[in-house]
Order: sequence, then structure tokens, then C1' cells
RNA sequence: CCGGGCGUUUCGUCGCUCACCGAUGAACAAGCGGUGUGAGGAAAGUCCGGGCAACACAGAGCGCCACACUUCUUAACGGGAAGCUGUCGGAAACGGCAGAGUAAUGUGACAGAAAACAACCGCCGCUACAUGCGGUAAGGGUGAAAAGGCGGGGUAAGAGCCCACCGGGUUCCUUGGUGACAUGGAAUGCCGCACAUCUUUGGGUUGCAAGACCAUGUAUACCGGCAUUUAAGGGUUGCUCGCCCAUUGUCGGGGGGUAGGUCGCUACAGCUGUGCGGCAACGUACAGCGCAGAUAAAUGACGAAACGCAGCGUCAAGCCGCUUUAUGCGGAACUGUCGGCUGCGACAUAACCCGGCUUAUAGCCCGGCUCC
Repeated sequence: CCGGGCGUUUCGUCGCUCACCGAUGAACAAGCGGUGUGAGGAAAGUCCGGGCAACACAGAGCGCCACACUUCUUAACGGGAAGCUGUCGGAAACGGCAGAGUAAUGUGACAGAAAACAACCGCCGCUACAUGCGGUAAGGGUGAAAAGGCGGGGUAAGAGCCCACCGGGUUCCUUGGUGACAUGGAAUGCCGCACAUCUUUGGGUUGCAAGACCAUGUAUACCGGCAUUUAAGGGUUGCUCGCCCAUUGUCGGGGGGUAGGUCGCUACAGCUGUGCGGCAACGUACAGCGCAGAUAAAUGACGAAACGCAGCGUCAAGCCGCUUUAUGCGGAACUGUCGGCUGCGACAUAACCCGGCUUAUAGCCCGGCUCC
């Protein structure tokens, strides 16, 4: 540096969850007694994927979000494994980052003359010897970024303008590889960066407080029986009575829904072990196992011991110094020792389930590699 594992244990007293059994009991209620059972490597964050559920959904486009080298893996993933190339960090083992962007178009704070049709200083030419005009990207300066690097030729001075070498790109071929790509060769002077942008693939929304069922009390839509007032109202009618409706009360039925309860709920992409295939992720065969289901929410509190770590101390060998050279005294770091003393034992507590990711974590163990 990389990978993997463990993450306190035991006993006593008191107490909690759920299941079953027993006696009491009308009871499958309730309390009582007994037996069994009861958190994690992350149960956390709720970030990604899937199952499940309700709702939505002709088809297409735009937008938004996420992902982005290759091959493999998986139920699926934006996860994982192995590998490729470039680049950055490191002395090394190793780690971080990554699509295309040389298809087109656009943009580039500040500084700077100029952010790709570049002339501020400098250099060179013309000349009236400059405060003018022209040439120049080799030198200076600015900047996150300045026209591949270096040498030569060339030139008025310069410049891939030309050439050699080096770096990169593009096109074609060879060989190897499933592939990213690599090896070798040929051609081509093609040579700044970042972003917008572009392309591929995926995504309907909400989450178990989903959702399904039962349903007390109170109030009550609606329906029926009986009673009540004709004081007011509506219908029938020219008017009155009558009849019907309605009102109010009461009894019964009754749907929705609140409290509450039941289900969903824990047996599955399940866990463990071994063999086989594979570099690995992972797959597969066989055997064994059954492993929380609470709902204001159980798995705890106190005491003792063991274990581990840290500090202090005891003793011992080795080391250093001193001396009266003897198993003498003093000293520092480290290793060990002691039923020594004191302190500490982390992070964190399921809430529908599963696969991952991320983050937290006292302390300990194992394997491989690097450097000194």
C1' cells in the first nucleotide's frame, strides 16, 4: 500500500416482545405460572436498482434527470469483476480521474497588443534615420490557456517556409487479442485549450402512513312504521273540507366514514457448508438449517468476574555511564513480567422485503505486496 475477517464474553437479581403449553375462566378475552424466542456490520443516510401495491397510460416529438473506454457479471442497476489507453499524485507497492468534440456553429471574466483573420516591447527593411509606413510569432511581457519541441537550412529579419530527429494526430496495411487496444510498416506538415454543444442508453407517478377488510360511540344522507301541529308552507281546486307531500318527534333499517382492530408481515433472487466451472465478480450441484416482527413501538437496568487496550508502577535480561572492580550504584528507550493500581471498551438500535452504494466505528486478527 492492497485485500479479507472479528467487533466483547460469562454468571446473579429484576424487567420487556412474540409463540406455544397449563390451571382459573363462558371464552381463542384478561391477568398468573412454565417453556422457547428476540438487532447490525453498518439495523444509519434513504442515494441507485428490483419485488410488491394503488393510481395513470393510443402513438410520436421536444424538454428534464442520470449514466457514458472494453469485455464480462446480474432479476435489475447509475452496482460489481477483470482488463485497455491517456493523464494526475506517490520514492515504490498503489491510488484518483475519463464518452465524442480534427462534423458544424458560437462563447472565452480579469490581465494582455492579441483568446486564432494576434504586432505592446523587441528585431528587420524603406526612409526624411522617426512619434511614419511595411515585414516578422525567433526573444521579452500578460494570462487558467499564446500557435508542438529542438537543431540546421533559409531569410533583410523571421516563420513547418524547407529538412533531420523527437512528441502527438489522421488514413491504409500486417500480426496478436472476443474487445478496448497493442506490435511492426507505409503515407500525410495535419499540430492550442476549456465550455456551450452533440450522440448513445435508461427513467410514468407515489410509497407498507402503499393498499385490502371489519367496524363501537356520536352526528347523519336515504328508506319504512307510529305519533304530532294545522300556527305557517306546497300539490289537487273557483272556494271550503278532505286527501297527498312536507315539518317535528320517536322506533327500526341503512350507506359512507372517525377512533380502534385484522390482514399486508416476514419462506425466500433465503442462510450456512462442501464440491465443480471461472483470473475474478459470479454461476451451478448436493447436504444441512428456519433466523425479530414490535406499533409509541420489546431485545434493557444494576452488580460481579473474565478478556482486550491505554497510563502509572513492580521485577528481569540486554544496553550506556560511574566507581572502591562487587553479581555495586545511576540512567534512557524498548521487550517481557505481575491473579499490581487506575481508567476505557467504539459506531450505532429492525419498522414491507431484497441487491448494492455511501458514511460512522474503540480495539483486535489474517493474507499478499512495496520501500528503508
Background:
Predicted 3D model of a 372-nucleotide RNA (Bacterial RNase P class A) from uncultured Paramuribaculum sp. The sequence is in RNAcentral, with records from MGnify. It matches the Rfam family "Bacterial RNase P class A". From the family's description: Ribonuclease P (RNase P) is a ubiquitous endoribonuclease, found in archaea, bacteria and eukarya as well as chloroplasts and mitochondria. Its best characterised activity is the generation of mature 5'-ends of tRNAs by cleaving the 5'-leader elements of precursor-tRNAs. Cellular RNase Ps are ribonucleoproteins. Of the family's consensus pairs, 92% are formed in the model. Its mean pLDDT, the model's own confidence on a scale to 100, is 75.